[in-house]
RNA sequence: UACCGAUAAUGGCAAACCCGGCGAAAGCCGGGGACGCAAAGCUACGGGCCUAAGGUCAAAGGACUAAGGUCGCCGGGUUACCGAA
Numbered sequence: 001u002a003c004c005g006a007u008a009a010u011g012g013c014a015a016a017c018c019c020g021g022c023g024a025a026a027g028c029c030g031g032g033g034a035c036g037c038a039a040a041g042c043u044a045c046g047g048g049c050c051u052a053a054g055g056u057c058a059a060a061g062g063a064c065u066a067a068g069g070u071c072g073c074c075g076g077g078u079u080a081c082c083g084a085a
Base pairs, nucleotide, nucleotide: 004083005082012037013036017032018031019030020029021028022027035072041078042077043076045075046074047073048070049069050068054065055064056063057062
């Protein structure tokens, strides 16, 4: 340096759920709370998934659609703490 990842050390993040706020929704933010996480840091770049306000179609029921989300679904990119085997 590249892998790798201990019942090591120092620290970190925080699912469900509850409260408050934002949002059309999905979901997000703050507080509480810990199921888990060695990148559960960052990035929607590829795929997947969620939503469908607006738009298009429809006589209507409704259907389709991301410019909205999700990196704690997978992959890619990028940065980083520690050091037993």